[in-house]
Context: one part of a larger RNA
RNA sequence: AUUGAACGCUGGCGGCAUGCUUUACACAUGCAAGUCGAACGGUAGACCCUUUCGGGGGUUGAGAGUGGCGAACGGGUGAGUAAUGCAUCGGAACGUACCCAGUCGUGGGGGAUAACGUAGCGAAAGUUACGCUAAUACCGCAUACGUCCUGAGGGAGAAAGCGGGGGACCGUAAGGCCUCGCGCGAUUGGAGCGGCCGAUGUCAGAUUAGCUAGUUGGUGGGGUAAAGGCCUACCAAGGCGACGAUCUGUAGCGGGUCUGAGAGGAUGAUCCGCCACACUGGGACUGAGACACGGCCCAGACUCCUACGGGAGGCAGCAGUGGGGAAUUUUGGACAAUGGGCGCAAGCCUGAUCCAGCCAUGCCGCGUGCGGGAAGAAGGCCUUCGGGUUGUAAACCGCUUUCGGACGGAAAGAAAUCGCCAGGGCCAAUACCCCUGGUGGAUGACGGUACCGUAAGAAGAAGCACCGGCUAACUACGUGCCAGCAGCCGCGGUAAUACGUAGGGUGCGAGCGUUAAUC
Numbered sequence: 001a002u003u004g005a006a007c008g009c010u011g012g013c014g015g016c017a018u019g020c021u022u023u024a025c026a027c028a029u030g031c032a033a034g035u036c037g038a039a040c041g042g043u044a045g046a047c048c049c050u051u052u053c054g055g056g057g058g059u060u061g062a063g064a065g066u067g068g069c070g071a072a073c074g075g076g077u078g079a080g081u082a083a084u085g086c087a088u089c090g091g092a093a094c095g096u097a098c099c100c101a102g103u104c105g106u107g108g109g110g111g112a113u114a115a116c117g118u119a120g121c122g123a124a125a126g127u128u129a130c131g132c133u134a135a136u137a138c139c140g141c142a143u144a145c146g147u148c149c150u151g152a153g154g155g156a157g158a159a160a161g162c163g164g165g166g167g168a169c170c171g172u173a174a175g176g177c178c179u180c181g182c183g184c185g186a187u188u189g190g191a192g193c194g195g196c197c198g199a200u201g202u203c204a205g206a207u208u209a210g211c212u213a214g215u216u217g218g219u220g221g222g223g224u225a226a227a228g229g230c231c232u233a234c235c236a237a238g239g240c241g242a243c244g245a246u247c248u249g250u251a252g253c254g255g256g257u258c259u260g261a262g263a264g265g266a267u268g269a270u271c272c273g274c275c276a277c278a279c280u281g282g283g284a285c286u287g288a289g290a291c292a293c294g295g296c297c298c299a300g301a302c303u304c305c306u307a308c309g310g311g312a313g314g315c316a317g318c319a320g321u322g323g324g325g326a327a328u329u330u331u332g333g334a335c336a337a338u339g340g341g342c343g344c345a346a347g348c349c350u351g352a353u354c355c356a357g358c359c360a361u362g363c364c365g366c367g368u369g370c371g372g373g374a375a376g377a378a379g380g381c382c383u384u385c386g387g388g389u390u391g392u393a394a395a396c397c398g399c400u401u402u403c404g405g406a407c408g409g410a411a412a413g414a415a416a417u418c419g420c421c422a423g424g425g426c427c428a429a430u431a432c433c434c435c436u437g438g439u440g441g442a443u444g445a446c447g448g449u450a451c452c453g454u455a456a457g458a459a460g461a462a463g464c465a466c467c468g469g470c471u472a473a474c475u476a477c478g479u480g481c482c483a484g485c486a487g488c489c490g491c492g493g494u495a496a497u498a499c500g501u502a503g504g505g506u507g508c509g510a511g512c513g514u515u516a517a518u519c
Base pairs, nucleotide, nucleotide: 001518002517003516005515006514007513008512009511012366013365014364015363016362017361019358020324025322026321027320029319030318031317034069035068036067039066040065045060046059047058048057049056050055076277077276078275085202086201087200088199089198090197091196094194095193096192099190100189101188102187103186104185105184106183107141109139110138116131117130118129119128120127121126147156148155149154161182162181163180164179165178166177169176170175203249204248205247210240211239212238215237216236217235218234219233220232221231222230252274253273254272255271256267257266258265259264279300280299281298282297283296302313303312304311305310330356332355333354334353338352339350340349341348342347369399370398371397372396379390380389381388382387403460406454407453408452409451413446418440419439420438421437422436423435424434425433463508464507465506466505467504468489469488470487474503475502476501477500478499484491485490
């Protein structure tokens, strides 16, 4: 000088930050990932019309289901890992949903299945049989600019629709048809992201000196998005090591942070990048992407339910509980902003986030008054008894009112989305839709908060440590090697500036000391 600190005494206000460093210990409860009816069948309920009344039609439409996208992000933790990690610099044999740009398509068919109905089983979790039905779910066929394979002749492989608007024509109607938007299929390129490889750097121990059989290399094969002993068969006998292999211990790494003139040393909380993990161990499935925190399966430990047959669970998400500990917060508000997911949109979801709450934990700022006032009052303490000191300090006089308390006013953070108008684009079109500009209106958790104003009144606001030397600051009394102090030297055994108390003083100040730790 510093700290994610703790402890003791004390404590007025505000701003901004930080807040389980220990048991990767166990967890009650609530919430933390949904969304889309403009993909689909369908629908409880509500309202309206009609009515032949267990009816029909229309509007709205929850819950459940099929399907799509998301759930691989965001959030947490640091166990493991000394190199399959990280940092820096390079590399070639790769992937990529959504996004951007380009090219070409989007034709015609089929069979199912959940929901639902009926009948069961089970304590529950759940589950069985039969029957019905839809799709942007599933499967053939057709076609193939690119694409892939090839023995270079040839061969293989695709799609899905949904919504808005409309003049002529066709159609009884639905609609066809035209057009726009959103999608879908194939393919090329890009952006961003990711997988892989190499080099260099990356703690301690030699009281660890030898280690290695898929081991090192080759050939054939397999596997992967992709190179490769990644895997396998055969062949060869290699490969690493005192420039420290192997083994053991410890540890997430970096940007940074602290200190220091620097070199360096120490460290890796908060914030950012990367990695690893998600009760313990293993495994794959789905998918563009996982070997997946709030998915699945198996084994184990633990907890819970049970009708004893069988089931359920995983806070190292946000709060919160127990435990451990010197020690670390609310079972709060809102999606208003920023961002994310879904959706054409309206919007819904979001313990990300933004806010509020708690704690002097830290940093910063402010206040606890200001001026005058000597009979140097009283009291205290000391005294050589003359006095000295506390001390302009108080009283007293005048002034001010920050902060706090009371009352009143009162923001910015919010303009996008949306409506209307104009211009332009698209188009057969003055529909629709898109872009730009103008204009209008709505939306605030924080919060009646910040801030401003008014009246009152010095009013409500100072402590802590130290005073032998180092080291700024001295006297008295008590005690008598006792009680005690102490960072080092050392004080205390009857005149203690070193113990205890008092007066005085010194240093910091809403803090001050102590302890711990680093330079």
Notes: The part of an RNA shown here (small-subunit ribosomal RNA, 5' domain) has 519 nucleotides and comes from an uncultured soil bacterium. The full RNA is in RNAcentral, with records from Greengenes and SILVA.